[in-house]
Bacterial RNase P class A from an Acidimicrobiia bacterium, 364 nucleotides, folded computationally. The gene name in the source record is rnpB. The coordinates come from a structure-prediction model, not an experiment, and the mean pLDDT is 77. Taxonomically the source falls in Acidimicrobiia (Bacteria, Bacillati, Actinomycetota). It matches the Rfam family "Bacterial RNase P class A". It is annotated as a ribozyme.

RNA sequence: CGAGCCCGCCGGACGGCCGCGGCACCCUUCCGGGUGUCGAGGAAAGUCCGGACUCCGCAGGGCAGGACGCUGGGUAACUCCCAGGCGGGGUGACCCGACGGAAAGUGCAACAGAAAACAAACCGCCGAUGGCUCCAUGAGCACAGGCAAGGGUGAAACGGUGGGGUAAGAGCCCACCAGCGAGCCGGGUGACCGGCCGGCUGGCAAACCCCGUCCGGAGCAAGGCCGAGCAGGGACACCGGUGGCCCGCCGAUCAAGUCCCGGGUAGGCCGCACGAGGUGAUGGGUGACCGUCACCCAAGAUGGAUGGCCGUCUCGGUGCCGCCCGGCACCGAACAGAAUCCGGCUUACAGGCGGACUCGCAAC
Numbered sequence: 001c002g003a004g005c006c007c008g009c010c011g012g013a014c015g016g017c018c019g020c021g022g023c024a025c026c027c028u029u030c031c032g033g034g035u036g037u038c039g040a041g042g043a044a045a046g047u048c049c050g051g052a053c054u055c056c057g058c059a060g061g062g063c064a065g066g067a068c069g070c071u072g073g074g075u076a077a078c079u080c081c082c083a084g085g086c087g088g089g090g091u092g093a094c095c096c097g098a099c100g101g102a103a104a105g106u107g108c109a110a111c112a113g114a115a116a117a118c119a120a121a122c123c124g125c126c127g128a129u130g131g132c133u134c135c136a137u138g139a140g141c142a143c144a145g146g147c148a149a150g151g152g153u154g155a156a157a158c159g160g161u162g163g164g165g166u167a168a169g170a171g172c173c174c175a176c177c178a179g180c181g182a183g184c185c186g187g188g189u190g191a192c193c194g195g196c197c198g199g200c201u202g203g204c205a206a207a208c209c210c211c212g213u214c215c216g217g218a219g220c221a222a223g224g225c226c227g228a229g230c231a232g233g234g235a236c237a238c239c240g241g242u243g244g245c246c247c248g249c250c251g252a253u254c255a256a257g258u259c260c261c262g263g264g265u266a267g268g269c270c271g272c273a274c275g276a277g278g279u280g281a282u283g284g285g286u287g288a289c290c291g292u293c294a295c296c297c298a299a300g301a302u303g304g305a306u307g308g309c310c311g312u313c314u315c316g317g318u319g320c321c322g323c324c325c326g327g328c329a330c331c332g333a334a335c336a337g338a339a340u341c342c343g344g345c346u347u348a349c350a351g352g353c354g355g356a357c358u359c360g361c362a363a364c
Stems, first nucleotide, its partner, number of pairs: 001360004006355005012313007020039008041335001045346002048344005053219004065215005070084005085099001086097004100210002105208002107204002122151002124147003129144002131141004159177006178201001180198002183196005223270004232261005239251004277296008314333008
């Protein structure tokens, strides 16, 4: 210098004018106005996991069902994160992995192929042994039968290479290699690793299943409080009956009056912004993370505010001028956007900054 890999961060700045939402104070003719202050994100998104919180009588055990699945740790919790192991990819930094059990049982393997799991004889090899024939110490036939070495099919054909062995062959035997082991020894908390020994060897659990861990349901439109109007219920008064009158009782309550009542609609308030909170310093830890101290308080709408214009600057692109530095003009500055909150994951993102590391080339 070029190419790459991982991590962290920023993601326009300042000023002016106009406008919007919350809060505090002030003014008010009660309509509003003024001043001050605060006002989106790293993903506020997808709503995919995990929790807080709330209600469902209890949320404890079991069945069913579901999710997850190497080991150790972190955490409120997780399917997340960190560290490690194993497998795969890359020259490498590094990246990816549904990564428990096939020696509990049941099952599956399309097409092709003779045969697909206590193997199998299509082509092929042999025919030692038995059989048949002949010109008979032998030769031939390939009938019985033996063979998985070679061909061919397949994703996969019951370990690989070499040697011995044999009629031909075969872990049948031997050496090395790969794999396996409910064997032994050593290391590690563990996943696992190393060595020895042993016999001789398939796959699929993202098939059922087995084992282990976890899960009650619904969700802030949760839920709580207040509560008009209309309708409803009751009391009083009024009206009728009880021979008259008063009380009492009964009836009528259609309309209207006063008062009261419960449930609850519209509507309002709370939930709802102090929290597994942020920033800085410091200690522990490889790390995720945890502890201590100090400081800070930072949107809260409900048809749903957080915007627009101008100027200067910054950054990027293009064009022109220019030996370079640079200057001028034009265009552009992403993705997106709260709605109970928090921890993650995933997805989107113009451009830029910082750090660690790898490979290649060159120079010293």